Record summary: Transfer RNA from Ictidomys tridecemlineatus, 72 nucleotides, folded computationally. The prediction has a mean pLDDT of 80. The source organism's lineage runs through Eukaryota, Teleostomi, Boreoeutheria, Marmotini and Ictidomys.
């Protein structure tokens, strides 16, 4: 320089045009003398950023960021 490919919760991550779920990890109750396992229980998401299509985008198309790989 030039093709690819990822970007979703603190972490790992699934998903699909009708709009978010799971693991672990934290809350808060049981439980036990107590601590740990255990069980229920809650709370955390502008879906990386702009822009089109669309009736409706986390999902399709694009411009950019950023890491990741090939190639020379």
């Nucleotide at each position: 320089a030039g093709g690819g490919g990822u970007g979703u919760a603190g972490c790992u991550u699934a998903g699909u045009a009708g709009a978010a779920g799971a693991g672990c990890a934290c809350u808060u109750g049981c439980c036990u003398a107590c601590c740990a396992u255990g069980c229920a229980u809650g709370a955390g998401g502008u879906u990386c950023u702009g822009a089109g299509u669309u009736c409706g985008a986390u999902c399709c198309u694009u411009g950019g960021c950023a890491c990741c790989u090939c190639u020379a």